[in-house]
Model confidence (mean pLDDT): 84 of 100. Predicted 3D model of a 322-nucleotide part of an RNA (large-subunit ribosomal RNA, domain IV) from Eriocheir sinensis. It matches the Rfam family "Bacterial large subunit ribosomal RNA". Rfam links the family to the GO terms structural constituent of ribosome and ribosome.
Context: one part of a larger RNA
RNA sequence: CACGGCUAAGGAACUAGGCAAAAUAACCCUGUAACUUCGGGAAAGGGAGCCGGCAGCAAUGUCGGCCGCAGAGAAAUGGCCCAGGCGACUGUUUAACAAAAACACAUGGCUAUGCAAAAUAAUGUCGACGUAUAUGGCCUGACACCUGCCCGGUGCUGGAAGGUUAAGAGGGGAUGUCAUCGCAAGAGAAGCAUUGAAUCGAAGCCCCAGUAAACGGCGGCCGUAACUAUAACGGUCCUAAGGUAGCGAAAUUCCUUGUCGGGUAAGUUCCGACCUGCACGAAUGGUGUAACGAUCUGGGCACUGUCUCAGCCGUGAGCUCG
Numbered sequence: 001c002a003c004g005g006c007u008a009a010g011g012a013a014c015u016a017g018g019c020a021a022a023a024u025a026a027c028c029c030u031g032u033a034a035c036u037u038c039g040g041g042a043a044a045g046g047g048a049g050c051c052g053g054c055a056g057c058a059a060u061g062u063c064g065g066c067c068g069c070a071g072a073g074a075a076a077u078g079g080c081c082c083a084g085g086c087g088a089c090u091g092u093u094u095a096a097c098a099a100a101a102a103c104a105c106a107u108g109g110c111u112a113u114g115c116a117a118a119a120u121a122a123u124g125u126c127g128a129c130g131u132a133u134a135u136g137g138c139c140u141g142a143c144a145c146c147u148g149c150c151c152g153g154u155g156c157u158g159g160a161a162g163g164u165u166a167a168g169a170g171g172g173g174a175u176g177u178c179a180u181c182g183c184a185a186g187a188g189a190a191g192c193a194u195u196g197a198a199u200c201g202a203a204g205c206c207c208c209a210g211u212a213a214a215c216g217g218c219g220g221c222c223g224u225a226a227c228u229a230u231a232a233c234g235g236u237c238c239u240a241a242g243g244u245a246g247c248g249a250a251a252u253u254c255c256u257u258g259u260c261g262g263g264u265a266a267g268u269u270c271c272g273a274c275c276u277g278c279a280c281g282a283a284u285g286g287u288g289u290a291a292c293g294a295u296c297u298g299g300g301c302a303c304u305g306u307c308u309c310a311g312c313c314g315u316g317a318g319c320u321c322g
């Protein structure tokens, strides 16, 4: 040093943090709060040996007695409580640093698809030997109460009057060549080539509507009440519309250890409030919530070598000697 055992008094003073250890413990009897979705919560806490009497079918209860240091006499075998955050739950996950608040989930919604279905890049296939109470995609995530305003932008759906618009159709015209004409300059039919104007020409885009449980967004300044302060109220600018209910220094609060209250002798954490929300907010869901959790945070009881502060013992390693 490693592993294990014990320890006076104290008992978390240790520490980022009770990490580790200790404590608790099977079974039976008794008995149990808030809260609750009435199912739970629930293993709160307490008792326990042997012999005899009594009651009882019995489990068991009660009375008396007996022994030991010790009675669930060894081993194995839950520590518990309070409050809060998150996630409803059982489940799943980074094989070998992350098990979680992440994923999934039942529930809810939007959307596509009428069957030779949509979707699967295409074919085979699958969907499905199914048929809209079905199948696929996306979001949300039990349950309770709810889910406000904005269609200006982007997307999607629908519309078709007009504008724009491809290939293609079209072929006015232009050019090359050349018969021919001309003294020359040059002109130049037909054909063959090269090129090509107008005009016609779909979807799309522009345009017109709808749609937010589609992507998303949800203001500023000034004044005003008979103390002061504040502003129910008024004015003005801008916007598509200016954040509703609920919650709020929060897993979100910079200033900030905000302020007040609680808990402590003392509390940057915690709990309850306030609202001045730098920069919450309603299925990118909002707010609650019994039960659940190897989750995270704060407090308490019990317990202890975590500590005050170390000591002793056993086994092993190392070192020294042999």
Stems, first nucleotide, its partner, number of pairs: 001316007009308002013306001018303001028047003035040001037142001049066007067071001079301007086293002091103002108139006143288004148218003153215002155211005162206003168200002173195005180187002219237005246280001247277001258274005